Description
This is a predicted structure of a 524-nucleotide part of an RNA (small-subunit ribosomal RNA, 5' domain) from a marine metagenome. Model confidence (mean pLDDT): 83 of 100.

[in-house]
Context: one part of a larger RNA
RNA sequence: GGAUGAACGCUAGCGGGAGGCUUAAUACAUGCAAGUCGAGCGAGAAUGUUGGUGCUUGCACCGGCAGGACAGCGGCGCACGGGUGAGUAACGCGUACAGAAUCUACCUUAUACAGGAGGAUAGCCCCGGGAAACUGGGAUUAAUACUCCAUAGUCUCUAAAUCAGGCAUCUGAUUAAGAGUAAAGCUCCGGCGGUAUAAGAUGACUGUGCGUACUAUUAGAUAGUUGGUGAGGUAACGGCUCACCAAGUCAAUGAUAGUUAGGGGGCGUGAGAGCGUGAUCCCCCACACGGGUACUGAGACACGGACCCGACUCCUACGGGAGGCAGCAGUAAGGAAUAUUGGACAAUGGAGGCAACUCUGAUCCAGCCAUCCCGCGUGCAGGAUGACGGCGCUCCGCGUUGUAAACUGCUUUUGUGUAAGAUGAAACACUGGGAUUUAUCCCGGCUUGACGUUAUUACAAGAAUAAGCACCGGCUAACUCCGUGCCAGCAGCCGCGGUAAUACGGAGGGUGCAAGCGUUAUCC
Repeated sequence: GGAUGAACGCUAGCGGGAGGCUUAAUACAUGCAAGUCGAGCGAGAAUGUUGGUGCUUGCACCGGCAGGACAGCGGCGCACGGGUGAGUAACGCGUACAGAAUCUACCUUAUACAGGAGGAUAGCCCCGGGAAACUGGGAUUAAUACUCCAUAGUCUCUAAAUCAGGCAUCUGAUUAAGAGUAAAGCUCCGGCGGUAUAAGAUGACUGUGCGUACUAUUAGAUAGUUGGUGAGGUAACGGCUCACCAAGUCAAUGAUAGUUAGGGGGCGUGAGAGCGUGAUCCCCCACACGGGUACUGAGACACGGACCCGACUCCUACGGGAGGCAGCAGUAAGGAAUAUUGGACAAUGGAGGCAACUCUGAUCCAGCCAUCCCGCGUGCAGGAUGACGGCGCUCCGCGUUGUAAACUGCUUUUGUGUAAGAUGAAACACUGGGAUUUAUCCCGGCUUGACGUUAUUACAAGAAUAAGCACCGGCUAACUCCGUGCCAGCAGCCGCGGUAAUACGGAGGGUGCAAGCGUUAUCC
């Protein structure tokens, strides 16, 4: 000198863009953050209407029609999105390869298929238990829920033959044989779905080379340990697990142990080499009160799922129960220190749905904070009795503050007031038309804005609403007076102060930067 997710002191007019718990992965009141589908299914309250009966004359009951709430079964989603960095020195990450050892819902393409039968169960109803959370029994009912049979292949299994290839097990193609396993309907008749196989795309999993902090005041470490055979398990290879057999395996090219730490793209600095760092944004990993386990599923060993143990908090009728903000706000605590219990789904994206639409603290916006970067303003021109006042001096007077003020003219950025007022919106749906590939596309119309009393523009009056902070001995731009008297104090280094202090404190003047200026901390 540059830089910062900064803090502190003094000060503070505005706009644009960004950023905002670095500490206690401490504890959390309250609200919201993941639902959706009636075009899978049964059932159907309130209410409205209509007919009948009773009749207290506007109420009750019964039936039909409309209506669709709260629940329930089923499907898809909840493994995404959002948060945090505790753990991890590791194939975790980065990079380059490999999988002849692998899986992949939704989506796309292609081919083929969808025949028949059955038994349950939730809800509803009835009877219970419990303070509650919740839960037991009986009867009955549906499905794109569940089960069985049929049919089938390029699928799976059993093994075989021929050809080609390779990387040892083998891989690919062709041929023929046996065995096994599928499906679901709904419909507004346009469609939307279902099953099998193959291919693609996407995502995931696994292995390997190289790179990846400090300590030798850590030198030996290791029994599933290293390898083999066999079996189990997995989507898949493998001591991944188990039985048996052998005695190996790693290590001064640093094993093992300890300390510290999420990694990268990047960011800061520097001419570079390098050094430091890993906030915001993007990719990967790990975690979800601490620890463990699996279930469901295409995918989890699952932040707002389940079970168990533990700590803590809460409710209780003392028998037993409930909970998990490292989601968004917010509270307490800690701290030098870090924001609103805001608006909207209008846009972008996501989930479900044929769609309308619903949900979305993702997101888009607004609020707070000079925390940072950028921009603008606090006026411009004229004006000398060089005014008053202050300060200084060689003190009848001069110098300086200083064209500074007063005064005259001008302008109106900004601020105030009034009025107008966007871009972001194009779609979906509906509707009119067109094209053909007849279920898609194109053209036109119409609809939809949280922000928003916005941005922006015009007009009006009026200099009106707006300057501080640090420093002035040298380094280092900027000097005098007064007070103090090795005191009080200053100080980044050298050093100032003991009676003429440009170094302390004040004043006048000056210098630097400026809505900021200084100090502290950290890095180069």